[in-house]
Context: one part of a larger RNA
RNA sequence: UGACGGGGACCUGCACAAGCGGUGGAGCAUGUGGUUUAAUUCGACGGUAAGCGAGGAACCUUACCAAGGCUUGACAUACAGCUGCAAAUCUUUGGAAACAGAGACUUCUUCGAGAGUGCUGUACAGGUGCUGCACGGUUGUCGUCAGCUCGUGCCGUGAGGUGUUCACUUAAGUGUGAAAACGAGCGCAACCCCUAUUGCAAGUUACAAGUGUCUUGCGAAACUGCCCGCGUUUAAGCGGGAGGAAGGUGGGGAUGACGUCAAAUCAGCGUGGCUCUUACGCCUUGGGCGACACACGUGCUACAAUGGGUAGAACAAAGGGACGCCAAGGAGCAAUCCGGAGCAAAUCCCAUCAAUACUACCCCCAGUUCGGAUUGAGGGCUGCAACUCGCCCUCAUGAAGCCGGAAUCGCUAGUAACCGUGAAUCAGCCUCGUCACGGUGAAUACGUUCUCAGGUUUUGUACA
Numbered sequence: 001u002g003a004c005g006g007g008g009a010c011c012u013g014c015a016c017a018a019g020c021g022g023u024g025g026a027g028c029a030u031g032u033g034g035u036u037u038a039a040u041u042c043g044a045c046g047g048u049a050a051g052c053g054a055g056g057a058a059c060c061u062u063a064c065c066a067a068g069g070c071u072u073g074a075c076a077u078a079c080a081g082c083u084g085c086a087a088a089u090c091u092u093u094g095g096a097a098a099c100a101g102a103g104a105c106u107u108c109u110u111c112g113a114g115a116g117u118g119c120u121g122u123a124c125a126g127g128u129g130c131u132g133c134a135c136g137g138u139u140g141u142c143g144u145c146a147g148c149u150c151g152u153g154c155c156g157u158g159a160g161g162u163g164u165u166c167a168c169u170u171a172a173g174u175g176u177g178a179a180a181a182c183g184a185g186c187g188c189a190a191c192c193c194c195u196a197u198u199g200c201a202a203g204u205u206a207c208a209a210g211u212g213u214c215u216u217g218c219g220a221a222a223c224u225g226c227c228c229g230c231g232u233u234u235a236a237g238c239g240g241g242a243g244g245a246a247g248g249u250g251g252g253g254a255u256g257a258c259g260u261c262a263a264a265u266c267a268g269c270g271u272g273g274c275u276c277u278u279a280c281g282c283c284u285u286g287g288g289c290g291a292c293a294c295a296c297g298u299g300c301u302a303c304a305a306u307g308g309g310u311a312g313a314a315c316a317a318a319g320g321g322a323c324g325c326c327a328a329g330g331a332g333c334a335a336u337c338c339g340g341a342g343c344a345a346a347u348c349c350c351a352u353c354a355a356u357a358c359u360a361c362c363c364c365c366a367g368u369u370c371g372g373a374u375u376g377a378g379g380g381c382u383g384c385a386a387c388u389c390g391c392c393c394u395c396a397u398g399a400a401g402c403c404g405g406a407a408u409c410g411c412u413a414g415u416a417a418c419c420g421u422g423a424a425u426c427a428g429c430c431u432c433g434u435c436a437c438g439g440u441g442a443a444u445a446c447g448u449u450c451u452c453a454g455g456u457u458u459u460g461u462a463c464a
Stems, first nucleotide, its partner, number of pairs: 001464002003461003007458007015448002019411005026301008034292002042053002064287007073124001077123006085116001089104006108114001126276002129274003135270002137265003140261001142259001147186006153162003165178004192253004197220007223247001226241005303404001307363006319350003324343002329338003370401001375396007417440007
């Protein structure tokens, strides 16, 4: 100087407390461990792994396994030699295919063996093989915490200190004052985007012939600016008020300092070294990644009456669409099919864009008109192909479950909770995931003793 303390002081945080809703019990979905397996490819492991890489495993993907094949190779460049012609394509035999064998058809040309192709040979290709403890790049975390440093000066033999300390203050090393410091840098804040109010301009394809909604662009507006009190008379600032659409950072996002964890990734990519080279490379078919005594994580659906069912009838936002979205009309109980209008989209379609909510009726506390697992049968769709192993519809079946032990998680406002909508990936879909969007819309915070994490300072130290 740090680090640590079941030392002290001060401060902060959904950290506790006060509340609301969950998880842990059930069924299912999904990830992981384990076990099994020919293979169940690999990585990630407290917080910071486990609905994570994967924003789509039937084939492909695919890296794994079995079997069948290839060896200058599926892909790149170069050289030498040979061929004088294609390569493809078609037919045919074997085959699961890949591939191997046979046959047919045959190029351009400046007629040079040039372009291209094939074969042989040599350099080489190739590796999701190892090492993230050789690396780049990227990322998580402490943490959007308020810290981390430098130049000159001063102090100290020196390590180093000072500045960065102290008082007050702040969300903040934010600021004000004091002070051997004076300045500066990276962080904080501001500058950027969205949102709340409004003016002007332009309005197509928006809405009702009008500037009201709406869209686009440019402006205005908020600064403790004004008032009162407190603060050390003053200051930074704090409490209250007025005006205002908005008030003290208005709300949200992007933005992550010096560093820590030899943190993660050689399987996104790049790359040093090592290693394989008729195989640890490449192609193909089939299987596996989907197994199942069990254990854990994350979710969904419930256990019901603040509910379930039937009927009626309201109110969104944000998105996507040409190998696409698909209207009207028709068929079907439905999934869906027929059909073909419109739309490269403020025009048309998904989508009358929604569901909780509201109104009326039934159910009357029961394993039920709760709950929907599981199973049987019949259908639909995608796709070469749904057996292993897809999704959807209808009928039947009707399991566990009566609110969950110890323990544990999220959330402070348009938040939690509840409700639906859209998108990426994508032929289809295991999506109950993720990301976004709106609708309905709470309760509580006395406070900082305690738990956890962090910051500043002080103290102790057999630690560095």